[in-house]
Context: one part of a larger RNA
RNA sequence: UUAUGUUGAAGGAACUCGGCAAAAUUACUUCGUAACUUCGGAAUAAGAAGUGGCUUUUAAAGGGCAACCUUUAAAAGCUGUCACACAAUCGGGGACAGCGACUGUUUAACAAAAACACAGGUCUCUGCUAAUUCGUAAGAAGAUGUAUAGAGACUGACGCCUGCCCGGUGCUGCAAGAAUAAUAGAAAAAGUUUUGGCUUUAACUAGAAAUCCCAGUAAACGGCGGCCGUAACUCUGACGGUCCUAAGGUAGCGAAAUUCCUUGGCAUUUAAUUGGUGUCCUGCAUGAAUGGCGUAACGACUGUCCCACUGUCUCCAACAUAAUCUCA
Numbered sequence: 001u002u003a004u005g006u007u008g009a010a011g012g013a014a015c016u017c018g019g020c021a022a023a024a025u026u027a028c029u030u031c032g033u034a035a036c037u038u039c040g041g042a043a044u045a046a047g048a049a050g051u052g053g054c055u056u057u058u059a060a061a062g063g064g065c066a067a068c069c070u071u072u073a074a075a076a077g078c079u080g081u082c083a084c085a086c087a088a089u090c091g092g093g094g095a096c097a098g099c100g101a102c103u104g105u106u107u108a109a110c111a112a113a114a115a116c117a118c119a120g121g122u123c124u125c126u127g128c129u130a131a132u133u134c135g136u137a138a139g140a141a142g143a144u145g146u147a148u149a150g151a152g153a154c155u156g157a158c159g160c161c162u163g164c165c166c167g168g169u170g171c172u173g174c175a176a177g178a179a180u181a182a183u184a185g186a187a188a189a190a191g192u193u194u195u196g197g198c199u200u201u202a203a204c205u206a207g208a209a210a211u212c213c214c215a216g217u218a219a220a221c222g223g224c225g226g227c228c229g230u231a232a233c234u235c236u237g238a239c240g241g242u243c244c245u246a247a248g249g250u251a252g253c254g255a256a257a258u259u260c261c262u263u264g265g266c267a268u269u270u271a272a273u274u275g276g277u278g279u280c281c282u283g284c285a286u287g288a289a290u291g292g293c294g295u296a297a298c299g300a301c302u303g304u305c306c307c308a309c310u311g312u313c314u315c316c317a318a319c320a321u322a323a324u325c326u327c328a
Stems, first nucleotide, its partner, number of pairs: 001323008010314002014312001019309001027051005036041001038157001052079012080084001092307007099299002104116002120155007132141003158294004163224003168221002170217004177212002183206003188201005225243005252286001253283001264280006
């Protein structure tokens, strides 16, 4: 000096990105236990007290023919230690918010999460030689199943809900029309000619699906405006005008895991806060199964605060063990 430990005056997070690490809590019995809640929970919530040894008594259970014995519990009394769950083992707790309902799964060897999954919800396809999938095929899975089934896609418990737009893209349907390939028919023209003819070109007509056209469909992919004026202080604009659009963002939520300006304004928390929470709405660029907003319980998740606790720190020190270094 390093590593691993033990102890520490006063203070107690002042350390630090952050209480990281350490400390503290820890057992049993008795008492006691809030908001909220899906009435199950939350809950070992929180917060307290007791605990050794001996004596006596009582109760229960078991054993015993009985006397009585064993164990457990309770009550009363006595008694020792600085310290009685005497060692070891053995939850720190609380409040608010975000995200995800939950248990679960994951980057074997830098990521465990808010990612994946999930029960639940919705849409689409599929009538059985099913759809879908593998295979060149035979054949196989689906399934020894049959729409309460199988497949594909999205969302993700539960509660309240899920607005408007079908113009574009996609999908589905319709058959009226348009257009169209090979092909079929075919007026006509050209070449050649020994004639019957043969060869070539070909207007026009018929002619499948796809395509165009028409319609439906958004829990399909997706989208959801601008300018100007206006109320008897001012401000604002319920109201009006105009342009454009397929339709102009509804309910909610909102400086948010989304807010650039921004450390937004106000309140609260602090002595002091680019943090946290509540509220406002001026949403650069929120918004409804690309789900919106809430939500008890849960989380080795993320942010903030409080209590307890401490060598994290003020500010380091001593000791133990192991190793390095220097000298002998």